[in-house]
This record gives sequence, C1' cells and structure tokens, in this order.
RNA sequence: GGGCGGUUAGCUCAGUUGGAUAGAGCACGUGGCUUCGAACCACGGGGUCAGGGGUUCGAAUCCCUUACCGCCCA
Repeated sequence: GGGCGGUUAGCUCAGUUGGAUAGAGCACGUGGCUUCGAACCACGGGGUCAGGGGUUCGAAUCCCUUACCGCCCA
C1' cells in the first nucleotide's frame, strides 16, 4: 500500500426486507426479604447506534469518507 471483518448502555452481545417507542444478559441504584450480607423478588436510571456527509417520506440497517481494532496479501 491492497483486501475482508468489526465499532450499538459501564461490560459482553442481538437487532430479520430500511418502518412504528433502540433491546437482552451482567453490572449499577431504590425498595422488599434477612440479625447483617449474599442469593432471590419488584421497580428504576443509563444510548441517539465510532465521527462527518449523502440517498430516502423514513437509516443502527444502503452509499461515500475519516478514525480505531482484528485477520489476510504484498
């Protein structure tokens, strides 16, 4: 330098053919339970989907570009 894959909540990930309020588990907070704690039960907070631009009535999803991570080729 070229090719491919990835980037979504604090962490690990899902997200169908572009569609209706962006989700799960763990973690965290509050309450219950308990002598206290753990476990368990209930409720709750937390994102604008790596950054920017474009297409579209509508984009996490398609296109371009930049950054970062991994693998392969040279």
Transfer RNA from a Pseudobdellovibrionaceae bacterium, 74 nucleotides, folded computationally. Its mean pLDDT, the model's own confidence on a scale to 100, is 80. It matches the Rfam family "tRNA". RNAcentral records the identical sequence in 3 taxa.